[in-house]
Molecule: small-subunit ribosomal RNA
Organism: uncultured prokaryote
RNA sequence: AGAGUUUGAUCAUGGCUCAGAACGAACGCUGGCGGCGUGCUUAACACAUGCAAGUCGAACGAGAAAGCGGGCUUCGGCCCGUGAGUACAGUGGCAGACGGGUGAGUAACACGUGGGUAACCUACCCAGAAGUGGGGAAUAACUCUUCGAAAGGAGGGCUAAUACCGCAUAACAUCACGGAAUCCCAGGAUUCUGUGAUCAAAACAGGCCUCUAUUUUAUGCUUGUGCUUCUGGAGGGACCCGCGCCCCAUUAGUUUGUUGGUGAGGUAAUGGCUCACCAAGGCUGCGAUGGGUAGCCGGCCUGAGAGGGCGAUCGGCCACACUGGAACUGAGACACGGUCCAGACUCCUACGGGAGGCAGCAGUGAGGAAUCUUGCGCAAUGGGCGAAAGCCUGACGCAGCGACGCCGCGUGGAGGACGAAGGCCUUCGGGUCGUAAACUCCUGUCAAGAGGGACGAAACACGGUCGGAUGAAUAAGCCGAUCGCUUGACGGUACCUCUGAAGGAAGCCCCGGCUAACUCCGUGCCAGCAGCCGCGGUAAUACGGAGGGGGCAAGCGUUGUUCGGAAUUAUUGGGCGUAAAGGGCGCGUAGGCGGCUGUGCAAGUCAAAGGUGAAAUCCCUCGGCUCAACCGAGGAACUGCCUCUGAUACUGCAUAGCUUGAGUCCCGGAGAGGGUGGCGGAAUUCCCAGUGUAGCGGUGAAAUGCGUAGAUAUUGGGAGGAACACCAGUGGCGAAGGCGGCCACCUGGACGGGUACUGACGCUGAGGCGCGAAAGCGUGGGGAGCAAACAGGAUUAGAUACCCUGGUAGUCCACGCUGUAAACGAUGAACACUUGGUGUUGCGGGUAUUGACCCCUGCAGUGCCGAAGCUAACGCAUUAAGUGUUCCGCCUGGGGAGUACGGUCGCAAGGCUGAAACUCAAAGGAAUUGACGGGGGCCCGCACAAGCGGUGGAGCAUGUGGUUUAAUUCGGACGCAACGCGAAGGACCUUACCUGGGUUUGAACUGCGGUGGACCGCUCCAGAGAUGGAGCUUCCCUUCGGGGCUGCCGUGGAGGUGCUGCAUGGCUGUCGUCAGCUCGUGUCGUGAGAUGUUGGGUUAAGUCCCGCAACGAGCGCAACCCCUACCAUUAGUUGCCAGCGGUUCGGCCGGGGACUCUAAAGGAACUGCCGGUGAUAAACCGGAGGAAGGUGGGGACGACGUCAAGUCAUCAUGGCCCUUAUGGGCAGGGCUACACACGUGCUACAAUGGCCGGUACAAAGGGCAGCGAAGGGGUGACCUGGAGCGAACCUCAGAAAGCCGGUCUCAGUUCGGAUUGCAGUCUGCAACUCGACUGCAUGAAGUCGGAAUCGCUAGUAAUCGCGGAUCAGCAUGCCGCGGUGAAUACGUUCCCGGGCCUUGUACACACCGCCCGUCACACCAUGGGAGUUGGUUGCACUUGAAGUCGCCGAGCUAACCGCAAGGAGGCAGGUGCCGACAGAGUGGUUAGCGAUUGGGGGGAAGUGGUAACAAGGUA
Repeated sequence: AGAGUUUGAUCAUGGCUCAGAACGAACGCUGGCGGCGUGCUUAACACAUGCAAGUCGAACGAGAAAGCGGGCUUCGGCCCGUGAGUACAGUGGCAGACGGGUGAGUAACACGUGGGUAACCUACCCAGAAGUGGGGAAUAACUCUUCGAAAGGAGGGCUAAUACCGCAUAACAUCACGGAAUCCCAGGAUUCUGUGAUCAAAACAGGCCUCUAUUUUAUGCUUGUGCUUCUGGAGGGACCCGCGCCCCAUUAGUUUGUUGGUGAGGUAAUGGCUCACCAAGGCUGCGAUGGGUAGCCGGCCUGAGAGGGCGAUCGGCCACACUGGAACUGAGACACGGUCCAGACUCCUACGGGAGGCAGCAGUGAGGAAUCUUGCGCAAUGGGCGAAAGCCUGACGCAGCGACGCCGCGUGGAGGACGAAGGCCUUCGGGUCGUAAACUCCUGUCAAGAGGGACGAAACACGGUCGGAUGAAUAAGCCGAUCGCUUGACGGUACCUCUGAAGGAAGCCCCGGCUAACUCCGUGCCAGCAGCCGCGGUAAUACGGAGGGGGCAAGCGUUGUUCGGAAUUAUUGGGCGUAAAGGGCGCGUAGGCGGCUGUGCAAGUCAAAGGUGAAAUCCCUCGGCUCAACCGAGGAACUGCCUCUGAUACUGCAUAGCUUGAGUCCCGGAGAGGGUGGCGGAAUUCCCAGUGUAGCGGUGAAAUGCGUAGAUAUUGGGAGGAACACCAGUGGCGAAGGCGGCCACCUGGACGGGUACUGACGCUGAGGCGCGAAAGCGUGGGGAGCAAACAGGAUUAGAUACCCUGGUAGUCCACGCUGUAAACGAUGAACACUUGGUGUUGCGGGUAUUGACCCCUGCAGUGCCGAAGCUAACGCAUUAAGUGUUCCGCCUGGGGAGUACGGUCGCAAGGCUGAAACUCAAAGGAAUUGACGGGGGCCCGCACAAGCGGUGGAGCAUGUGGUUUAAUUCGGACGCAACGCGAAGGACCUUACCUGGGUUUGAACUGCGGUGGACCGCUCCAGAGAUGGAGCUUCCCUUCGGGGCUGCCGUGGAGGUGCUGCAUGGCUGUCGUCAGCUCGUGUCGUGAGAUGUUGGGUUAAGUCCCGCAACGAGCGCAACCCCUACCAUUAGUUGCCAGCGGUUCGGCCGGGGACUCUAAAGGAACUGCCGGUGAUAAACCGGAGGAAGGUGGGGACGACGUCAAGUCAUCAUGGCCCUUAUGGGCAGGGCUACACACGUGCUACAAUGGCCGGUACAAAGGGCAGCGAAGGGGUGACCUGGAGCGAACCUCAGAAAGCCGGUCUCAGUUCGGAUUGCAGUCUGCAACUCGACUGCAUGAAGUCGGAAUCGCUAGUAAUCGCGGAUCAGCAUGCCGCGGUGAAUACGUUCCCGGGCCUUGUACACACCGCCCGUCACACCAUGGGAGUUGGUUGCACUUGAAGUCGCCGAGCUAACCGCAAGGAGGCAGGUGCCGACAGAGUGGUUAGCGAUUGGGGGGAAGUGGUAACAAGGUA
């Protein structure tokens, strides 16, 4: 510090996700030791049991028992001493307000921070001043009686005090009335002072002296502690104030003791704190009130920081103590382990009544994912009481449990290759686990055993010595120093030593990318994984296992949460033309911001100093535990607040000016700016009248409609409403919406010029107010045209649409509402600055002119193009989207949703404001390359058109589908590009299929071990055969070890036309012989990419030329190769024969080398020449010559790629499967089936023909298990025959159409030949299923073929025959060959396919694409809903506990007064105000449930449609 994920790819926007750190955690697997920490986050739920607050006899009265010792005894016991002035209880004092727990409540002066109290209190402690005199009356305990189950009382009697009460004394205390000084922010404060009034107390302990009488006591003296009053301090508390402190505005108004005053009460004290009266205030957009949530802070976590989250442990503060209320006591409480009342709950009960409060420490139950021992000790620290010893202390110190966290240590170290065994992988060679192990040497941490053994302890007290103050004192007590003595829960622990011994101690997660780490097997969209993207449908590095590897390590992962990454709420540090986002527009309030020059102040600001910012934490340094964690000390820091002093540039405030911002005034012109009234013509429609006759109208075509009752058309007249052609213009005006005939009136604004006036008067603008297209609403008018709804006609599969004929609201006017829009420049307003060019509107200046125009120039508008700059790009660019300032509005992933609820506005429709649950991993922008378009342009092709001949109809052949079957092998091939295809030839074989009978190392191949021997072959028997049996016959080499060959057995292994062409190689088809497909360098672009390859011409061609930020190159095109057409050369047999000779008349012979031909090497054609066109180019057109002319004709040759195209059944091959079978052998059957359907063909339907006779001319091929001549036989297939020929020699071999002659005469025929019968021929082991051919006989359909569809552009189509491969035989198929030999092409509108450019796109599996809404099904969350059930709360009431306060107080009454009577005072009791719980009424709010209802969301393959994306077929 970033990364993954939207796309085919790119950039940017934007969300989601990951890597980090942390935790009071939990869960899963695992677990050796120690140290230090830490441990109910949930039910402030309920609690059994024990403990957690007592202490003081030196305040007081009373006062045991057991035990022990002694005595007595009637042996029952009694007495004395001790126990012991002890225990227990009581009076009294102090402490139970601290310590400990919890976070329910609380949004508050609760907390934090800084101040204030001149408005206060303070027990114990410290310092100082003064005092402590003298009396009195009670009461617990105790005892007696008594009530009650108990808890607990009631009554009589006795008694003490540091308990209680008078009196005295009395101030520097308090109060009242005065005076003076100082100070001050206010009612005043402090000090000094005068007068008057009022108020105190308690004793206890030690020592000494004296008296009595020896002790004790008492008196006195003295010391200490205590007590009373006052002043001050320290520490603690109370109250007040400034500032800070969460979310919701779908909470906007709130408040009646409320705000203030006067007086009174109350308090320690200010104060509406409370009350009476008076006034009507107080708070609030700088967020009152209400609702929700929450203890606050130091700090903790995270972060670079700013921030964000949290508020466990430790520390400070607050609040609470079963729930609610209340006071008492006290210095302090409205009191956790106190009291009273009410309530809920639990327990006891004799049913009458009582008791209780773990949010103290342990512990229990419950809740929960989850959180410990009913431990030890007061040894230390701290606290309470005490003079002290001491007692108490679940505070605390320790121990226990839990890997909950942090830190440390260990599970060994060194050597050790034959790289052992074994596992895994393997290309079978090996690799890896791996120096890892074994083995050798060594060490000894931890754990175990044994021995030693701490620090933490210093004190208090006591005893001794010394010194000091007090004191009459050498006494006592006090203070200080010193010596001695005493005290350890942890714990026989830490630590140290010894013993033996590698011995007891490693797991968890991960390995597709992010993200370090790869293979095999299993599984087969199953099982499963997953943080995101996504894996899994037979070769899964993603599932499960294994081996190996990576990471961390006594832990490792997962889950949850927080911060980070996230600049993804942006102060630091974001945006708003198109990605989310500028308010529809103006006026303007609060607020924010604000021109130039002085002066003053010093609030902001800056600086110095002071105070504070607790400690702990963080940071630095040093130190202590062996290190570390942990702990200690010092420092720094705590970014803050306050006080004071200073500075005055800037901001602010005050004041004095200025004119440039803003405004006023004068002159001038422009304009669909607004409002009202009037006027005008054209057109449509309607009405009347005339002329006139059969149609009009409408459409793609029609129909509905109108018209003989006279339409349409045309002429004249009239009515009425609405809108204003031309001018008219990226022209004008307005803030926007918007504004268009002409005239008049009323009226707003802008602009130009002038420079007289004001003197910052300005800009923006939350709320607010106003304006605001169309549609819509209300009332009343109006209504020509147009026209939602509606009706009819068409279209269509349907057509609730598009088209047509009609047609009502509405459109128009007046008044009122509505308040929205793609209200758009998708661009808020204002000001300033920043190169230019060119139009146009308005006004002005200059020069020139008679004038206009033109030219230069200023201001204000309005357009276009473009520099810098900006932008993701597109683009913007002085009219900014540039550079800055000010203010406002708005955005924060998509969907849900601009929806729901609430509020508000509206007559309604609806508007404004505006969520959540749930769901997705994207949604969206700009640009790029393709593909596509019922987009455009250009151009090709037998693509159409023009022609010729076919197919589709018939019969047959053949293939396919389907059906059938035991099987009809291949679930081969399936649009073009499967279907006379694989198959260049299924009777057996082939053969892969079926049935039957048989075989198991096998039919073929090979290694090893064992064993036998020749093997092979022939004959016979059984059998359908395979096969089995019998018989006959029978080895070679040798180094003498054995080997070759072969049978059998065993073992490796064979074999498979079994599966996967979607695991593959190879081969092939297709687009397409279409003209394309790319690269290097350069350049442009952030980039994908572009350029080149586009453009202008041209071509069959990316062929060539020209131009050009491109320059070159490659694969394709063309050419090079083959055949063919012409010529010449060479060669001349088996081919040829012009001339010569011979002839049996046949190139037959001699001969010839001319010709044909053969077959080798060459030539020839290149737009080369001429003319024209064209840019003078490329090229095209025409011509000449030429056998051939513009690639002459044909072939071979197929770019990058596409179709997961075809083939595992040609072959090869990975993986999987079978192994007495899915292998191998045999016989028979099947592949030849047949209601049908389709493809491809053959033969026909006839006279351009059929038949009969005669007669002519090819090319290219084949041939030895072959072709087979002549001759002979047969009607014929064929038979016989065997010459010749391995072939330019012989042979297949007769070419046929054609030509000549004859016949048939338009018919189901002398056409056509299917089908069938009989008889034959040939091949073959064998023609039944199932061959071909021949003869005779038979003589079917069919008379030119519906919709539709195929081929062909010249030696082509058509037509005619010939040959070959396969092959024993079998050809209408296939591959070739020649003969005869046409027609047509105007042209590119249309159909199909293709190429290039361009455009749109929401497509990229690419239009066979994408995609929308309803309906149907199951699921999820949610709104409404008659209601219903809870929580909470307002208002007005009822009732009114305890209790304070007030009043009454006839009952009761010790202290004081009084001789007494009585009084004062007090108590019980009563009552009033307030008042908790409870009750009832009526509202608000919130949550749950709810028949049913509404939409929404997501859900591989449902239904019916086609809305959107291309002009998406109606933009």